[in-house]
RNA sequence: CAGAGGCGCGGGCUUGAUGAGUCCUGCCGGAUGAGGGUGCCGAACCCGCGAUUGCACGAUCAGAUUCCGACAGAAAAGGCAAGACCGCCGAAGCAGCUCCGAUACGGUAUCGGAAUUGCUGGGCGCGUACCAAAUAGGUGCGUGACUGUCACACGGCAUUCAGACAGGAAUGCUUUGUGGAGUGCUG
Numbered sequence: 001c002a003g004a005g006g007c008g009c010g011g012g013c014u015u016g017a018u019g020a021g022u023c024c025u026g027c028c029g030g031a032u033g034a035g036g037g038u039g040c041c042g043a044a045c046c047c048g049c050g051a052u053u054g055c056a057c058g059a060u061c062a063g064a065u066u067c068c069g070a071c072a073g074a075a076a077a078g079g080c081a082a083g084a085c086c087g088c089c090g091a092a093g094c095a096g097c098u099c100c101g102a103u104a105c106g107g108u109a110u111c112g113g114a115a116u117u118g119c120u121g122g123g124c125g126c127g128u129a130c131c132a133a134a135u136a137g138g139u140g141c142g143u144g145a146c147u148g149u150c151a152c153a154c155g156g157c158a159u160u161c162a163g164a165c166a167g168g169a170a171u172g173c174u175u176u177g178u179g180g181a182g183u184g185c186u187g
């Protein structure tokens, strides 16, 4: 520099199913009745915490917020599948710490990004925990065979060398077994 592993890895685009008759909106009825406003907690800030009946009790009306039901309308994202295309073989993924962003503060959770350290050859099955609307899928841990690669070992085959024979040496290929890891392997 160029290649190999194979249900091989990743990316966006298009389409589809799921998400879901869910979130949400409108209207009607009912319950709640002072708290409410950023994913959550706290601080700060803003808007509310009512009116009538002479007073009290009581009654009536209003009322943010939250919840339930009926009717009408009705999503989206992540994740998934397929297709063609693009980039590839530490492809890529995961975990930890630090920093930045998500209307202003502190903490925390989640998502995205940057840097850095560590782990993993690859795909799959099973168990378990978490994420997820989910039985899909993903991730961590454990486990099981499979597969590719290199090393070593017994054996087998071929060629060559030497040799009278038996046996021996070298090279290449290969079944089987054991082991290593991609900063690897082949040219």
Base pairs, nucleotide, nucleotide: 001187002186003185006089008088009087010086011085013083014082015081016080024073025072026071028069029068030067031066035047036046037045039108040107041106042105050061051060052059053058092120093119094118095117096116098114099113100112101111102110121147122146124144125143126142127141128140129139130138131137149180150179151178152177153176155174156173157172158171159170160169161168